[in-house]
This record gives sequence, C1' cells and structure tokens, in this order.
RNA sequence: AAAAGUAAAGGCGAUGAGGCUCGCCUUUAAUCGCCUUUGCCUUGCCUGCAGGGCUAAUAGCUUCUACAACUAA
Repeated sequence: AAAAGUAAAGGCGAUGAGGCUCGCCUUUAAUCGCCUUUGCCUUGCCUGCAGGGCUAAUAGCUUCUACAACUAA
C1' cells in the first nucleotide's frame, strides 16, 4: 500500500468547538448559500462558466471562541 473478515458503529446537514435533539447517507452515498437586465455559449430559453454584490460561526436549542454593531468606564 492492497485485499478480506469481525466488533463497536461511523459519516453528513454553506466558516470553529462542547452538550442535547432532529433529519439524511452506508462510501460510486448523504453534503458543498443567495442575488445579478455584466460577459461567454445559443435562433431563443434553461443549464454551465467567469465577473460583481450580499447574509450566516446552529439542521434546531444552548454554551464558549472568532468577527461585527451600540453604550458605559
């Protein structure tokens, strides 16, 4: 490194970690955000790619951390 087998299970849910809960997937899987009358492709539309812009540390609750805003010292 590859193959096979067994046990506990394991993995994922647009930016980190812990706890709880929910959902999904069984490794060729679940999952990998939104907007755009800017461009490319086309008769045209859709899709895709590039450019530009925007929200969010959660799938949900909660705590911590990072970032951001306001106020006070």
The RNA shown here (Fluoride riboswitch aptamer (crcB RNA motif)) has 73 nucleotides and comes from a Candidatus Bathyarchaeota archaeon. The coordinates come from a structure-prediction model, not an experiment, and the mean pLDDT is 77. It matches the Rfam family "Fluoride riboswitch aptamer (crcB RNA motif)". Rfam links the family to the GO terms response to fluoride and positive regulation of gene expression.